[in-house]
RNA sequence: CGCUGAAUCUUCGCCAUAUAUCGCGAGGAGCGGGGGACCCAAGCAGUUGGGGCGAAUCGCGGCCUAUGUCGCGUAGCGCAGCUCUUUCAGCGCGAGCCCGUCAGCUAACCCCGUAAGCGUCGCCGA
Numbered sequence: 001c002g003c004u005g006a007a008u009c010u011u012c013g014c015c016a017u018a019u020a021u022c023g024c025g026a027g028g029a030g031c032g033g034g035g036g037a038c039c040c041a042a043g044c045a046g047u048u049g050g051g052g053c054g055a056a057u058c059g060c061g062g063c064c065u066a067u068g069u070c071g072c073g074u075a076g077c078g079c080a081g082c083u084c085u086u087u088c089a090g091c092g093c094g095a096g097c098c099c100g101u102c103a104g105c106u107a108a109c110c111c112c113g114u115a116a117g118c119g120u121c122g123c124c125g126a
Base pairs, nucleotide, nucleotide: 001119002118003117004116008029009028010027011026012025013024014023030114031113032112033111034110035109040104049102050099051098052097053096058073059072060071061070062069063068076093077092078091079090
């Protein structure tokens, strides 16, 4: 400087101090998410509980006792100087986590988050 993402900006106090930055605590704005009426939707019973954040769902096959693991696709998503239109093509992702038997929509109202990860260039050190 730029990318994914809601995850940015700012005030006050404390520490330190020549002044600041960093750090800690408490707020505000912006952005994002959840809960929550009437109306609407939801037929009943059994079995399988059910639900949320997110692009991250679903299918087939191999190995495997199973958990699992590997592969090929796929709904969907991202990038490629900026904007629009058309056409062609490229490189990737297609995870993970949470609530805890409970939640449709939903005005008022209430609550929560504001992370994490990565790329290019330059400088310094090893």
A computed fold for a 126-nucleotide RNA from a soil metagenome, annotated as c-di-AMP riboswitch aptamer (ydaO/yuaA leader). Its mean pLDDT, the model's own confidence on a scale to 100, is 77.